This is a predicted structure of a 90-nucleotide RNA (Glycine riboswitch aptamer) from Thiohalocapsa sp. It matches the Rfam family "Glycine riboswitch aptamer". Rfam describes the family as follows. This family represents the bacterial glycine riboswitch. The prediction has a mean pLDDT of 76.
RNA sequence: UUCAGCUUCGCGGGAGAGACCGGUCAAGUACCGGCGCCGAAGGCGCAACCCCGCCCGGAAUCGCUCAGGCACCCGGACCGCGAAGCCAAG
Numbered sequence: 001u002u003c004a005g006c007u008u009c010g011c012g013g014g015a016g017a018g019a020c021c022g023g024u025c026a027a028g029u030a031c032c033g034g035c036g037c038c039g040a041a042g043g044c045g046c047a048a049c050c051c052c053g054c055c056c057g058g059a060a061u062c063g064c065u066c067a068g069g070c071a072c073c074c075g076g077a078c079c080g081c082g083a084a085g086c087c088a089a090g
């Protein structure tokens, strides 16, 4: 000095599933109860996969639906661009 990588921030994109039923309330898109669903916040689990001679280790967009969600808004894994920082090999 620094590709890639990692972290944070900003911008853009970003799916799925009942505006269900009953009650309360002046009213509903709110609250309570009930049934039905979704998986891409988070969490948990198996272990697909990665590393390795083995062990150890890491660990999924897979599964579970605890949480969360099921008009719009918000959120949203992940992707792209940018900025700041960290950081090898050389």
Base pairs, nucleotide, nucleotide: 001090005086006085007084008083009082010081011080012079013078018035020034021033022032023031024030036070037069038068042066043064044063045062049058050057